[in-house]
RNA sequence: GGAGCGGGUCAGACGAUCGCUGUACUGACUUGUGCAGGCAGAGGAAAGUCCGGGCUCCACAGAACACGGUGGUGGGUAACUCCCACCGUCCGCGAGGACCGGGAAAGUGCCACAGAAAACAGACCGCCGAUGGCCCGACGCGUCAGCGUGCGGGAUCAGGUAAGGGUGAAAUGGUGCGGUAAGAGCGCACCGCGGAACCGGUGACGGUUCUGGCAGGGUAAACCCCACCGGGAGCAAGACCAAGCAGGACGGAACCCUCAGGGGGCGGUGCUGUUCGUACCGUUCUUCCAGAAAGACAACGUCCGGGUAGGUUGCAACGAGGCGUCAGGUAACUGGCGUCCCAGAGAAAUGAUCGUCCCCGACAGAACCCGGCUUAUCGACCCGCUCCUGUC
RNA sequence: GCCCCAGUAGCUCAGUUGGAUAGAGCACCGGUUUCCUAAACUGGAGGUCGCGCGUUCGAGCCGCGCCUGGGGCG
Numbered sequence: 001g002g003a004g005c006g007g008g009u010c011a012g013a014c015g016a017u018c019g020c021u022g023u024a025c026u027g028a029c030u031u032g033u034g035c036a037g038g039c040a041g042a043g044g045a046a047a048g049u050c051c052g053g054g055c056u057c058c059a060c061a062g063a064a065c066a067c068g069g070u071g072g073u074g075g076g077u078a079a080c081u082c083c084c085a086c087c088g089u090c091c092g093c094g095a096g097g098a099c100c101g102g103g104a105a106a107g108u109g110c111c112a113c114a115g116a117a118a119a120c121a122g123a124c125c126g127c128c129g130a131u132g133g134c135c136c137g138a139c140g141c142g143u144c145a146g147c148g149u150g151c152g153g154g155a156u157c158a159g160g161u162a163a164g165g166g167u168g169a170a171a172u173g174g175u176g177c178g179g180u181a182a183g184a185g186c187g188c189a190c191c192g193c194g195g196a197a198c199c200g201g202u203g204a205c206g207g208u209u210c211u212g213g214c215a216g217g218g219u220a221a222a223c224c225c226c227a228c229c230g231g232g233a234g235c236a237a238g239a240c241c242a243a244g245c246a247g248g249a250c251g252g253a254a255c256c257c258u259c260a261g262g263g264g265g266c267g268g269u270g271c272u273g274u275u276c277g278u279a280c281c282g283u284u285c286u287u288c289c290a291g292a293a294a295g296a297c298a299a300c301g302u303c304c305g306g307g308u309a310g311g312u313u314g315c316a317a318c319g320a321g322g323c324g325u326c327a328g329g330u331a332a333c334u335g336g337c338g339u340c341c342c343a344g345a346g347a348a349a350u351g352a353u354c355g356u357c358c359c360c361g362a363c364a365g366a367a368c369c370c371g372g373c374u375u376a377u378c379g380a381c382c383c384g385c386u387c388c389u390g391u392c
Numbered sequence: 393g394c395c396c397c398a399g400u401a402g403c404u405c406a407g408u409u410g411g412a413u414a415g416a417g418c419a420c421c422g423g424u425u426u427c428c429u430a431a432a433c434u435g436g437a438g439g440u441c442g443c444g445c446g447u448u449c450g451a452g453c454c455g456c457g458c459c460u461g462g463g464g465c466g
Base pairs, nucleotide, nucleotide: 001388002387003386004385005384006383007382008381009380010379012357013356014355015354016353017352018351020041021040022039023038025037026036027035029032043363047374048373050372051371052370053369054368055234056233057232058231059278062276063275064274065273067230068229069228070227071226072086073085074084075083076082087101088099089098090097091096102225103224107223108222109219110218111217124165125164126161127160128159131158132157133156134154135153136152137151138149139148140147141146173191174190175189176188177187178186192214193212194211195210196209197208198207199206200205238313239312240311241310247304248303249302250301251300255264256263257262265283266282267281268280269279284296285295286294287293288291321340322339323338324337325336326335327334328333358361393465394464395463396462397461398460399459402418403417404416405415411449420436421435422434423433424432442458443457444456445455446454
């Protein structure tokens, strides 16, 4: 100098004038949703609503199944599908990066085309044919029908084989040597794989030694199995005040015992389905033909209809808060001390103009509040590190 | 605020245990027929399967993250 990796900060600056929103600040008065002044006034993503929590209500917020989610190990945290560290696999020369990273010997399903064969293995071409037949020959015997052989040949039958070829994403370990009729973990060496012991580590896991000739290909982002986690709804939650209105239909119990306190049974209540347990509410009245009868109700549920479209609060000044510093920890993070108060509600405020300067300014606007993730983003700067090249 | 659905040719739609070349109708282009046109017959072209990353031997289909459009409830 070039190329790159990881992390962080900022998000035009300054001034003037005129406006907007808020205000536990100050002042005056005509005492108010008012006026003047002071102070404060969008983001790193306020976004997507993808996760997690706070808060609130649903009787307690219980159990099992269903359903949904998570998935290496250890830690952090209020919690997480987040973060940190480590392990394993893969990618990169490297700094580093990616990983929905449990289980395929619980079971089921699927693996097109090609290929002999796609998961109980099997054998298309090829190789061999040692062994046993068959054929030809040689030799020997012979009663001329044949018979015999530690002989030669054929690749003809039985059979052996999986080295090689070929197909495929994938073919029942790989390379080499020996071995054999040809071959083959058949034997051996190394690599890979399984098992055991020991060592190191909290652990995932790693290492060493011994051992087994090697068994069961892939797919769980297919069903599934295992472990763990999860109750639902959402600030239009919810609370209070004011105003206003009209109710109706349907469903809806079964009683028994008693020491009169109650107990059992039955009906109902869980804002997600089923079952169970606890708790709570109801279990009453009438008629008669006197019954597990009929009817009307209760708690409660479903549906239709009617009214309101206001205020206060939740809610903004205290928070899992910001900044600084010290301590612990590799880190995420935690604790102590000091200091600061930091937008905010109504269909919704942060803008306009002018001047100066520069590298001419991106994506984008809070609506109950936080922690994350993801996505969008003109650019500028800082820190740490890697590789290549050159010079000294 | 809380949720749901869809995206395949110019238009409307198919596409199921994931299997290679993605189909159908209308529209478009060429040819036959006709004096010409339409209809009819016949042949053909046309696709980033909304985008990206992944799983898999293989993705329109499975998973995740986005984009666009539409809809529901209070």
Two RNAs folded together computationally: RNase P RNA and transfer RNA, 466 nucleotides in total. Model confidence (mean pLDDT): 76 of 100. Rfam match: Bacterial RNase P class A.